Context: one part of a larger RNA
Molecule: small-subunit ribosomal RNA, 5' domain
Organism: uncultured bacterium
C1' cells in the first nucleotide's frame, strides 16, 4: 500500500446491488418447512338451512354432499434446504478403466395384457389401558395379494459352429430341456356381435399395466498422478500378505468363512501423534510465490451420542423404524413422548452477526388426465454505513474587509467572499396526482387447420376475446411549496501534508519507531488557525 463475513470509538441525509453466529456439531418454548391422486378402491359425516308430522320432548325427508375427516392402494418422501463435527482418506482434484455393475420416472423399438381365487383395513359389536395405544369377533372392495394359461424376447442347464481376445473371457448364430408376466380407469360413437328407445362383455381414443432391446440421465466399484506439520514418532502388521474352495453383493475383491502357504509395508518416511472437509475459486504480488477455502458452484461427510437393519429403482434414511446411552417433558407410578447443523424465534456463549414478515405472481420441484393442491426451495419485503457504487447537504453576486473570536511589535494581521444582503436553481427528503415492465401460461368461448375412425368426438396446432402480480399504488413521470430538513472524524516534532497562544512543570500525560515533559513544550491538556479524507473518519485484529 492492498484486502476483510470483521469488531470497537466518535459521527451519520438518501438510493441501488450485495452481504450478515467466524464463538457452544450448546440446549431449545411456539408456528410453519412433504405431500398429492376420487380419472385405482370400499365406505361416508356434522354444523347450518328448508319441508312434513308432532304427545312440543322430538321424528322423518330434502339441501348441505358423495363434501369434510379418516381407511386400503399408487407415486413422492433418497430431491430440495442446513451444517463442517468427523475425515490426511481413492474423501477431493485430474486422467482413465468397468470384458466386474445397477438405473424408478423420461424417450424410442419389439411382443403381450387370457382365465380364476382367498383375504384384509375402513365400518359394526365387545374388552383392556390415566394416556400413548392394544386386543377379540363379524362384514366388504381394488391398479392391494395369490394361483393357472401363454412366452417373441429374457434367465438357467446341456452340448455345437463362427468371429475376436490382454487367453480371464466377450460377441454372434442354429438346437434341446426348464423358470418367471400382466390391471385396469376415463371419455366417445353405435359400423360389426348380443340384448334391441338405447345400452355393453364388443368397437374406438387416451392414460395406466407386463416382458424385452436400445438411448438418455444418475449412481456403485477400481487404478495412475497431485495437494498439511512433527524423526524430540523407526520400525509396523495374524484376516495381517497371497493361494484354493465356498458364501455374499447389482458388481471385482479377505468383503466374509474354511483350509493351505509365510508373507505384506517401511528413511522415495511405514507406523504413531497433531491439525484439517476437498475443489472451482478468493486475497495479495510485476511475476514466481505466499495466504485462504464466508457468500455462489461441484464433490464428500453428518443429522442428540453410539449401533442396527427394514422398505424401496435408489437410504442403512435430518422433519422413518428398532436397540442402548445422556438430557428434557407427561403420568393415575403401571407406563409413555421428544430431537431446529430446515425458516423465523428463545436462552446461553461471545468483541460480534437480522423478522416468531408477505406470496406461491415468477423460476424450479412433488402429486394429478387436468383444474388444482403442497412447496420457510424460491421470489420479495423488514433490520444493520457490514461492504461496493451513485447522489445530496446548494449556485451566483457581495468589502463599511461588519460584529465576534484568536493574535499582535498595538500600526495591524487572520478566520474571510466566509457571513449578512441581493439574484437564482430545485437533485434528495416532504406533500398531491398519474402509474408500469416483470404475464409466459392455464382455463373458458368462438373460429381455422390437422388427424384416427365406419363416422363423429377426443388429441395436436394456429388465431381472437375474457381470465392470473406477493413485491406495490413500489419503480418511474408530472406538479406544489421551500435554501428551507441533511457534516463529521482524525491529524498538525521527524518519518508525513499541516503553527501559534495559554495552562502544566520528569507532574499530569503522549507514543507506530525515533522519542517528548525537570518554567518560554510547534510532541502533554485547551483554544484559534491549518492539513487529509468525507457519510464517513480513526483504532484494533488477521493475510499478502
Nucleotide at each position: 500500500g492492498a484486502g476483510c463475513g470483521a469488531a470497537c470509538g466518535c459521527u451519520g441525509g438518501c438510493g441501488g446491488c450485495g452481504u450478515g453466529c467466524u464463538u457452544u456439531a450448546c440446549a431449545c418454548a411456539u408456528g410453519c418447512a412433504a405431500g398429492u391422486c376420487g380419472a385405482g378402491g370400499g365406505a361416508g359425516a356434522a354444523a347450518g338451512g328448508g319441508a312434513a308430522c308432532u304427545u312440543c320432548g322430538g321424528u322423518u325427508c330434502c339441501c348441505g354432499a358423495g363434501u369434510a375427516a379418516a381407511c386400503c392402494g399408487g407415486c413422492g418422501c433418497a430431491c430440495g434446504g442446513g451444517u463442517g463435527a468427523g475425515u490426511a482418506a481413492c474423501a477431493c482434484g485430474u486422467a482413465g478403466g468397468u470384458a466386474a455393475u445397477c438405473u424408478a420416472c423420461c424417450c424410442u423399438g419389439g411382443a403381450g395384457a387370457c382365465u380364476g381365487g382367498g383375504a384384509u383395513a375402513a365400518c359394526c359389536c365387545g374388552c383392556c389401558g390415566a394416556a400413548a395405544g392394544g386386543u377379540g369377533g363379524g362384514c366388504u372392495a381394488a391398479u392391494a395379494c395369490c394361483g393357472g394359461a401363454u412366452a417373441a424376447g429374457a434367465c438357467c442347464a446341456c452340448a455345437g459352429g463362427a468371429g475376436u481376445u490382454u487367453c480371464g473371457g466377450c460377441u454372434u448364430u442354429a438346437g434341446u430341456g426348464g423358470u418367471a408376466a400382466a390391471a385396469g380407469g376415463u371419455g366417445g360413437a353405435c359400423u360389426c356381435u348380443u340384448c334391441a328407445u338405447g345400452a355393453a362383455a364388443g368397437c374406438u381414443a387416451u392414460c395406466a399395466c407386463u416382458u424385452u432391446g436400445g438411448g438418455a440421465u444418475g449412481a456403485g466399484c477400481c487404478u495412475g498422478c497431485g495437494g498439511g506439520c512433527c524423526a524430540u514418532u523407526a520400525g509396523c502388521u495374524a484376516g495381517u500378505u497371497g493361494g484354493u474352495g465356498g458364501g455374499g453383493u447389482a458388481a471385482a475383491g479377505g468383503c466374509c468363512c474354511a483350509c493351505c502357504a509365510a508373507g505384506g509395508c517401511u528413511u522415495c518416511g511405514a507406523u504413531g501423534g497433531c491439525u484439517a472437509g476437498c475443489u472451482g475459486g478468493u486475497c495479495u504480488g510485476a511475476g514466481a510465490g505466499g495466504a485462504u477455502g464466508a457468500u455462489c458452484a461441484g464433490c464428500c461427510a453428518c443429522a442428540c451420542u453410539g449401533g442396527g437393519a427394514c422398505u424401496g429403482a435408489g437410504a442403512c434414511a435430518c422433519g422413518g423404524c428398532c436397540c442402548a446411552g445422556a438430557c428434557u417433558c407427561c403420568u393415575a407410578c403401571g407406563g409413555g413422548a421428544g430431537g431446529c447443523a430446515g425458516c423465523a424465534g428463545u436462552g446461553g456463549g461471545g468483541a460480534a452477526u437480522a423478522u416468531u414478515g408477505c406470496g406461491c405472481a415468477a423460476u424450479g420441484g412433488g402429486g394429478g388426465a387436468a383444474a388444482c393442491c403442497c412447496u420457510g426451495a424460491c421470489g420479495c419485503a423488514g433490520c444493520g454505513a457490514c461492504g461496493c457504487c451513485g447522489c445530496g447537504u446548494g449556485g451566483g453576486u457581495g468589502a463599511u474587509g461588519a460584529a465576534g473570536g484568536c493574535u499582535u511589535u498595538c500600526g495591524g494581521g487572520u478566520c474571510g467572499u466566509a457571513a449578512a444582503g441581493c439574484c437564482c436553481u430545485g437533485u434528495c427528503a416532504a406533500g398531491a396526482g398519474g402509474g408500469a415492465a416483470g404475464a409466459a401460461u392455464u382455463g373458458u368461448u368462438c373460429g381455422g387447420g390437422u388427424g384416427c375412425u365406419a363416422a363423429u368426438c377426443a388429441g395436436c396446432u394456429c388465431g381472437a376475446g375474457c381470465u392470473u402480480g406477493a413485491c406495490g399504488g413500489u419503480a418511474c413521470c408530472u406538479c406544489u411549496a421551500a435554501a428551507g430538513g441533511a457534516a463529521g472524524a482524525u491529524c498538525c516534532g521527524g518519518c508525513u501534508a499541516a503553527c501559534u497562544c495559554c495552562g502544566u512543570g520528569c507532574c499530569a500525560g503522549c507514543a507506530g519507531c525515533c522519542g517528548c515533559g525537570g518554567u518560554a513544550a510547534u510532541a502533554c491538556g485547551g483554544a484559534g488557525g491549518g492539513a487529509u479524507c468525507g457519510a464517513g473518519c480513526g483504532u484494533u485484529g488477521c493475510u499478502c